Notes: Model confidence (mean pLDDT): 80 of 100. The RNA shown here (transfer RNA) has 74 nucleotides. It matches the Rfam family "tRNA". About the family: Transfer RNA (tRNA) molecules are approximately 80 nucleotides in length. The family's RNA type in Rfam is transfer RNA.
[in-house]
RNA sequence: GCGGCUCUAGCUCAACCGGAAAGAGUGCCGGUUUCCUAAGCCGGAGGCUCCAGGUUCGAUCCCUGGGAGUCGCA
Numbered sequence: 001g002c003g004g005c006u007c008u009a010g011c012u013c014a015a016c017c018g019g020a021a022a023g024a025g026u027g028c029c030g031g032u033u034u035c036c037u038a039a040g041c042c043g044g045a046g047g048c049u050c051c052a053g054g055u056u057c058g059a060u061c062c063c064u065g066g067g068a069g070u071c072g073c074a
Base pairs, nucleotide, nucleotide: 001073002072003071004070005069006068007067010026011025012024013023019057028044029043030042031041032040050066051065052064053063054062
C1' cells in the first nucleotide's frame, strides 16, 4: 500500500430478509437470608447502537466517506 471481518450497557454477546417502548449473561446498587461475609433468591439503575452524511413514512440493520481493532497478501 491492497483486501476481508468486526464496532450495540462497565465487560462478553443477541436483535431472523429495515417496523411498535434495543434484550440476555456477568458486573454494579438495594432488599431478603446469615452472628458477619460469600453463595442463593427478589427488585432496580445503566445504551441517543464508533463518527459524519445519504436513501426511506421509518435505519442497530441498506449506501458513501472517515476512525479504531483484528486477520491475510505484498